[in-house]
């Protein structure tokens, strides 16, 4: 210097939050600095489903999974 693994930390999973668990992504360029580090810029996971060639038309859930807070709809009781 490069490959692989694996931990660690970040970011992710169709409409908020906490909290444990599960899966995915994690690079690369400039600038700034003694140095950890920091700025911008790309980029990866990510962005529901059905019909349909297309135009459209149609359907759902606050969870990636559990417990729950909060928001809505909808019944029933005080």
């Nucleotide at each position: 210097c490069g490959c692989g693994c694996a931990g660690c930390c970040g970011g992710c999973g169709a409409u908020g939050g906490u909290g444990c668990c599960c899966g995915c992504c994690g690079a690369g360029a400039c600038g700034c600095g003694a140095a950890c580090g920091c700025g911008u810029c790309u980029g990866a996971a990510c962005c529901g489903c059905c019909c349909g060639c297309g135009a459209g038309g149609g359907c759902c859930g606050a969870u990636g999974g559990c417990c729950u807070c909060u928001g809505c709809c909808u019944g029933u009781a005080c």